[in-house]
RNA sequence: CCCUCGAAACGGCAAACCGCGUGUGAACGUGGGACGCAAAGCCAUGGGUCCGAAACGCAUUUUCCGAAUGCGAUCGGAUCGCCAGGCCACCGAA
Numbered sequence: 001c002c003c004u005c006g007a008a009a010c011g012g013c014a015a016a017c018c019g020c021g022u023g024u025g026a027a028c029g030u031g032g033g034a035c036g037c038a039a040a041g042c043c044a045u046g047g048g049u050c051c052g053a054a055a056c057g058c059a060u061u062u063u064c065c066g067a068a069u070g071c072g073a074u075c076g077g078a079u080c081g082c083c084a085g086g087c088c089a090c091c092g093a094a
Base pairs, nucleotide, nucleotide: 005092006091012037013036017032018031019030020029021028022027035081041087042086043085045084046083047082048079049078050077051076052075053074056072057071058070059069060068061067062066
């Protein structure tokens, strides 16, 4: 010095909830607030979850040209504080 790792210290971030604002919504911004976090820093690339959608498929119900609900597919989104992957990084005990 690097990797693994995470004792200590300086510090950092900020869940739920509340106020204000934005958005159809998931959610986001901001102020307060701390449950937690050693990448809870960044990137929606894969999976998960969630949201929206006229039309599509399936199922159920019904007063059966139709409608409603649920699921799926597709498309578009949200989430990196769900997991994986990628990029970058402070400190230095064992």
Molecule: c-di-GMP-I riboswitch aptamer
Organism: Stieleria maiorica